[in-house]
Molecule: SAM riboswitch aptamer (S box leader)
Organism: Anaerobacillus arseniciselenatis
RNA sequence: UACUUAUCAAGAGUGGCGGAGGGACUGACCCGAUGAAGCCCGGCAACCUGUUUUAAACAAGGUGCUAAUUUCAGCAGAACGAUUUGUUCUGGUAGAUAAGUU
Numbered sequence: 001u002a003c004u005u006a007u008c009a010a011g012a013g014u015g016g017c018g019g020a021g022g023g024a025c026u027g028a029c030c031c032g033a034u035g036a037a038g039c040c041c042g043g044c045a046a047c048c049u050g051u052u053u054u055a056a057a058c059a060a061g062g063u064g065c066u067a068a069u070u071u072c073a074g075c076a077g078a079a080c081g082a083u084u085u086g087u088u089c090u091g092g093u094a095g096a097u098a099a100g101u102u
Stems, first nucleotide, its partner, number of pairs: 002101007013041001015040003021031003025074004042066003047062002049059004070094001075091006
C1' cells in the first nucleotide's frame, strides 16, 4: 500500500499544558476566547491478549475511543405524501476501528 472478516443507536472530564481552529472528502448543519487542534492525566469499552477445565466469567498487557447515530445527506430501490419542496425504511458506496494476510 492493498485484500478479507467483524463492528459502527450504548459508554466515557466543571482536570493540567496549549493557544485558533475543528467535525475524513463535497454540500448542509454544527462545535470553538464561557478556549479549537495537539500533548499529558483521568475515564469508557472489550477487537486481540491473559487467567480460570469448555461454555461463560473476570482482568486490562497491545490497540481504540472519549459533542451531536459514522452529526445528516451524497448512489439505487420501496412505502407514504404530493405533483414545487419532502418524510420514513432497506440495501449499497465512502469512512473509522480491530484482527489476519500482503